Record summary:
A computed fold for a 77-nucleotide RNA from an archaeon, annotated as transfer RNA. It matches the Rfam family "tRNA". Rfam's curators write: Transfer RNA (tRNA) molecules are approximately 80 nucleotides in length. By type it is a transfer RNA. The RNAcentral record of the sequence draws on ENA. Model confidence (mean pLDDT): 83 of 100.
RNA sequence: GGGCCCGUAGCUUAGCCUGGUAGAGUGCUCGACUGAUAAUCGAGUGGUCCGGAGUUCAAAUCUCCGCGGGCCCACCA
Numbered sequence: 001g002g003g004c005c006c007g008u009a010g011c012u013u014a015g016c017c018u019g020g021u022a023g024a025g026u027g028c029u030c031g032a033c034u035g036a037u038a039a040u041c042g043a044g045u046g047g048u049c050c051g052g053a054g055u056u057c058a059a060a061u062c063u064c065c066g067c068g069g070g071c072c073c074a075c076c077a
Base pairs, nucleotide, nucleotide: 001073002072003071004070005069006068007067010026011025012024013023020057027045028044029043030042031041032040050066051065052064053063054062
């Protein structure tokens, strides 16, 4: 220098292709259970969907430009 993939809740991630109310697990808080913990059960708590712009009635989703991370190839040595 060229190509590809990833970025969504504190953490791990689904959803994206085919635009239409943002989900799950875990964590945290409270409660039940227990002599008291753990485990288990119930309730609650959760998001500028990496940033910006464009398209659209409507964008996590499509397009473009950036940022960050990863992989491969080439070059140099």